[in-house]
RNA sequence: GCCGGCGUAGCUCAGUGGUAGAGCGAGGGACUCAUAAACCCUAGGUCGGAGGUCCGAUUCCUCCCGUCGGCA
Numbered sequence: 001g002c003c004g005g006c007g008u009a010g011c012u013c014a015g016u017g018g019u020a021g022a023g024c025g026a027g028g029g030a031c032u033c034a035u036a037a038a039c040c041c042u043a044g045g046u047c048g049g050a051g052g053u054c055c056g057a058u059u060c061c062u063c064c065c066g067u068c069g070g071c072a
Stems, first nucleotide, its partner, number of pairs: 001071007010024004018055001026042004048064005
C1' cells in the first nucleotide's frame, strides 16, 4: 500500500429496515437471628464519527477513526 472481519450498557455479546435486549456486574426489596445462595424490582445506551438512500436506518451505501487478521 491492497483486501477482509469487528465497533451496540461497566464487561461479554444478541438484534440484518418499523420506538434497542440478554447474561454477568451495580443499586434496592423481600427472606433469615445474621450472612450467602436462589427470588423480585430498578438504573445504566447520542448503537465509533460524518454524510447519503428511504415515510422510517443499529441494520443498506460512501468516506473517516479505532481494533484484529490476510496479502505484498

Transfer RNA from a Candidatus Colwellbacteria bacterium, 72 nucleotides, folded computationally. Lineage of the source: Bacteria > Bacteria candidate phyla > Candidatus Colwelliibacteriota. Rfam family: tRNA. From the family's description: Transfer RNA (tRNA) molecules are approximately 80 nucleotides in length. Gene Ontology term of the family: triplet codon-amino acid adaptor activity.